[in-house]
RNA sequence: UAAGUAGAACAGGUGAUCGCGGCCGGCAGUCCGAAAGGCGCCGUCUGAGGAAAGUCCGGGCUUCACAGGGCAGGAUGCCGGAUAACGUCCGGUGGAGGCGACUCCAAGGAAAGUGCAACAGAAAUAUACCGCAUGCGGAUUUAUUCCGCGUGUAAGGGUGGAAGGGUAGGGCAAGAGCCUACCGCUUUGCCGGCAACGGCGAAGGCAUAUGUAAACCCCAUCCGAAGCAAAACCGUGAUAAAAACAAUAGAUUGGCCCGAUCUGUUUUUAGGUAGGUUGCUAGAGACCGUUGGCGACAACGGUUCGAGAUAGAUGAUCACCCCCGACAUAACCCGGCUUAUCGUUCUGCUUAUUUU
RNA sequence: CGGCGAUUAGCGCAGCCCGGUAGCGCAUCUGGUUUGGGACCAGAGGGUCGCAGGUUCGAACCCUGCAUCGCCGACCA
Numbered sequence: 001u002a003a004g005u006a007g008a009a010c011a012g013g014u015g016a017u018c019g020c021g022g023c024c025g026g027c028a029g030u031c032c033g034a035a036a037g038g039c040g041c042c043g044u045c046u047g048a049g050g051a052a053a054g055u056c057c058g059g060g061c062u063u064c065a066c067a068g069g070g071c072a073g074g075a076u077g078c079c080g081g082a083u084a085a086c087g088u089c090c091g092g093u094g095g096a097g098g099c100g101a102c103u104c105c106a107a108g109g110a111a112a113g114u115g116c117a118a119c120a121g122a123a124a125u126a127u128a129c130c131g132c133a134u135g136c137g138g139a140u141u142u143a144u145u146c147c148g149c150g151u152g153u154a155a156g157g158g159u160g161g162a163a164g165g166g167u168a169g170g171g172c173a174a175g176a177g178c179c180u181a182c183c184g185c186u187u188u189g190c191c192g193g194c195a196a197c198g199g200c201g202a203a204g205g206c207a208u209a210u211g212u213a214a215a216c217c218c219c220a221u222c223c224g225a226a227g228c229a230a231a232a233c234c235g236u237g238a239u240a241a242a243a244a245c246a247a248u249a250g251a252u253u254g255g256c257c258c259g260a261u262c263u264g265u266u267u268u269u270a271g272g273u274a275g276g277u278u279g280c281u282a283g284a285g286a287c288c289g290u291u292g293g294c295g296a297c298a299a300c301g302g303u304u305c306g307a308g309a310u311a312g313a314u315g316a317u318c319a320c321c322c323c324c325g326a327c328a329u330a331a332c333c334c335g336g337c338u339u340a341u342c343g344u345u346c347u348g349c350u351u352a353u354u355u356u
Numbered sequence: 357c358g359g360c361g362a363u364u365a366g367c368g369c370a371g372c373c374c375g376g377u378a379g380c381g382c383a384u385c386u387g388g389u390u391u392g393g394g395a396c397c398a399g400a401g402g403g404u405c406g407c408a409g410g411u412u413c414g415a416a417c418c419c420u421g422c423a424u425c426g427c428c429g430a431c432c433a
Stems, first nucleotide, its partner, number of pairs: 001352010012321007020047003024043004029039001031038002049327001053338002056336005061227004073223005078092005093107001094105004108218002113216002115212003129157002131153009165183006184206001185204008231278004239270007249263005285304008322325001357429007366382004376413001384400005406422005
């Protein structure tokens, strides 16, 4: 210098004006409302994200259920650790890819059982289509060759994703773990490691041993259900119930009487609609430092408060600067994952080339 | 905001659980029937199974992630 790999930070900036949500302070009203509370004006402060998204996991919180246990159902799945918890993260093991830095893996069990394997192919877990070898018979014949019926054979051909361990040699009528060596597999001993597993040996010719468990299933571990439109409090009107009062009554209309119309009035209780309040944001919080740990993370100390709406607020204009700015807008909160994203900056490492 | 479901031919739906080369009705086209049309009869065409990955020999079907559309949830009695 070029190509690559892993990680981190930022997400246009500054100033001015106007507009909107929230906290606090102040002012004001023959205002609205039964009340709680709301409405108006002025001022200070403050006001979205790395994903606020998808709602895919986990937890807090709330209500309901619940003696204890089991079945069913669901989720997870190499080992160890972190954590409030997790399907997340960290460190290892094994496998796959890359020259390498590094990346990826739903990675338990197929000798517990069941199911499935279309088409092709002779045969799909068991087989003789071609082939090879051989016995008998027949035809032909100098040898031989051909045909038929059997037997042996899974080495070769062909089919298939998959055909009964692989390669080489021996052996055989031809073949075959039939035998031998190496590799693989199974069982087992010792050593290292918390473990997954690894290393070094020994034995078994290899069996009931093809694949599929993101097919049923088995094994181990975990899970009560629903979700802030959860839920708690106050509660106009209306409804229901009870009690008291009134039929010579009461209420409405009306200045009063007559008249007309109606059957009620008051109190208490119940659930709880409209409306209001709480839940609501000081939290597994953020930042800095020290210590422990390879690390995820933990402990301790210090500093700090950074939205809280309920029809739902962040926008517009102007000036300057640059590369003219992507994906996208909180709605109870938090830890993750996944997906979208114009770009800018920084750090570690790898490979190749050149120069010193 | 929260909780669910669906996507297969122009339209409405099966098939998915339990994987083996996708069907039914209407519509379209062709022929027959009729003087002609409708109805009827016979036949034909039309599919990236919403998209992208994965498991598997093989995926509409099983698993994962996206996209689009729809439904329900605030109980007055």